[in-house]
Molecule: RNase P RNA; transfer RNA
Organism: Desulfitobacteriaceae bacterium
RNA sequence: UGAGUAAGCCAGAUGAUUGCGUGGGUAUGCCGAAAGGCCGCUCACGAGGAAAGUCCGGGCUCCAUAGGGCAGGGUGCCGGGUAACUCCCGGUCAAGGCGACUUGAAGGAAAGUGCAACAGAAAUAAACCGCCUUUUGAAGGCUUUAUGCGGGUGAUGGAAGCUUCACCCGUAAAAAGCUUUCAAAGGGUAAGGAUGGAAAGGUGAGGUAAGAGCUCACCGGUUCCCUGGCGACAGGGAGCGCUCUGCAAACCCCACUUGGAGCAACACCGUGAUAUAGGGCGUAUUGGCUGCCCGCCAGCCCUAAGAGGUGGCUUGAGCCAGGUAGCAAUACCAGGUCUAGAUAGAUGAUCAUCGAAUACAGAACCCGGCUUACAGACUUACUCAUUAA
RNA sequence: GGGCGAUUGGCUCAGUCGGGAGAGCGCUUCCUUCACACGGAAGAGGUCGGCGGUUCGAUCCCGUCAUCGCCCACCA
Numbered sequence: 001u002g003a004g005u006a007a008g009c010c011a012g013a014u015g016a017u018u019g020c021g022u023g024g025g026u027a028u029g030c031c032g033a034a035a036g037g038c039c040g041c042u043c044a045c046g047a048g049g050a051a052a053g054u055c056c057g058g059g060c061u062c063c064a065u066a067g068g069g070c071a072g073g074g075u076g077c078c079g080g081g082u083a084a085c086u087c088c089c090g091g092u093c094a095a096g097g098c099g100a101c102u103u104g105a106a107g108g109a110a111a112g113u114g115c116a117a118c119a120g121a122a123a124u125a126a127a128c129c130g131c132c133u134u135u136u137g138a139a140g141g142c143u144u145u146a147u148g149c150g151g152g153u154g155a156u157g158g159a160a161g162c163u164u165c166a167c168c169c170g171u172a173a174a175a176a177g178c179u180u181u182c183a184a185a186g187g188g189u190a191a192g193g194a195u196g197g198a199a200a201g202g203u204g205a206g207g208u209a210a211g212a213g214c215u216c217a218c219c220g221g222u223u224c225c226c227u228g229g230c231g232a233c234a235g236g237g238a239g240c241g242c243u244c245u246g247c248a249a250a251c252c253c254c255a256c257u258u259g260g261a262g263c264a265a266c267a268c269c270g271u272g273a274u275a276u277a278g279g280g281c282g283u284a285u286u287g288g289c290u291g292c293c294c295g296c297c298a299g300c301c302c303u304a305a306g307a308g309g310u311g312g313c314u315u316g317a318g319c320c321a322g323g324u325a326g327c328a329a330u331a332c333c334a335g336g337u338c339u340a341g342a343u344a345g346a347u348g349a350u351c352a353u354c355g356a357a358u359a360c361a362g363a364a365c366c367c368g369g370c371u372u373a374c375a376g377a378c379u380u381a382c383u384c385a386u387u388a389a
Numbered sequence: 390g391g392g393c394g395a396u397u398g399g400c401u402c403a404g405u406c407g408g409g410a411g412a413g414c415g416c417u418u419c420c421u422u423c424a425c426a427c428g429g430a431a432g433a434g435g436u437c438g439g440c441g442g443u444u445c446g447a448u449c450c451c452g453u454c455a456u457c458g459c460c461c462a463c464c465a
Stems, first nucleotide, its partner, number of pairs: 001385008010376001012354007020046007029038003048360001052371002055369005060262004067294004072258005077091005092106001093104004107253002112251002114247003128193002130189016147172009157162001201219006220242001221240008266311004276304006286298004318337003322333004390461007399414004408445001416432005438454005
């Protein structure tokens, strides 16, 4: 310098004018018997890192102080943190990356059931091809044995035709042996072939009729022991030649865990034909407590104005900076601080300056997480490559 | 604000406890008719809402995002 990795932080600032919401104060004015209210003035404060999605967990409220059984749901390496979690921290293992580092719903497939389409001989168990071998049959080749016939050469006897012998070549048939090919039947073989996501540990050597953990070396696996670690697990040693695939985000098994509904919950005041009225059903139904059984509560359903107000509502697992313990998540200690609370729903607009002002996006009971959206800027630590000193 | 459900050809809907994507209507072409309708024959048309994961393999199982729809209030 370039390319990256991880963690964190900010989310325009300042000033002026003007508007809105909440709270406090308040001379005068208006309403009211009063309490108090209204208009106005003034002071303070006034959206987020995700306020979002509503995916988890908790507080809070009601249903029985939240109850029993079955079913169902959730979670799933180990240890820790927390109010709790499917979250967070630290580690283990696996996968990816040269690396910093990242990712992982990561228990059990030897409890059982199920699925594995197509392809392939065969899909959880195998002989289709191939290789080897036995028997039988067919065809051929070679060798040997004893022969026949024909031809040639030489020798021999003879005047000659020719005879006899030896060798060579060709040919015919027979027997025996060896061997090759083909076919059928039987056996051995999982080394090789093609298929597939997956084919019975891998590589090499020996071995064999051919082969094979059949044997050996290394790697992998598994059982036991030792050492280290709280543990997941790691390292080492010894043994075992080691059939027994994948899927549990299929049913399932094991362990742990789990009641329901939600602030439009819920409580109170008040209003009305209101100790509601009319109609219908009815002793076992119906409704609430997720489903079923038990148990508990309320008789149930339909129709008839969905006046309004107050509380719940913001002091809280709160925030800020510091110390102690801890690798960390986090816990504890002492100090400081109060920072939206609406109910048709406030936080906006304009101008000036700053290099630019530009993202995603707006609280609605609260909190801890996760996920998703997002312009730009900054900080810290680390990795790799190249160059220069 | 809170709680549920759905998404498959142009429209309305099936579908599967994982392996071939389907039906009716509509559309196109041909036949029939003087012509049209009806009728008959053939055919086209799909990112199974998007993305990611599990798996050999996903419309189906899991997660996430998007869109659409429904329910909950003062009644007893």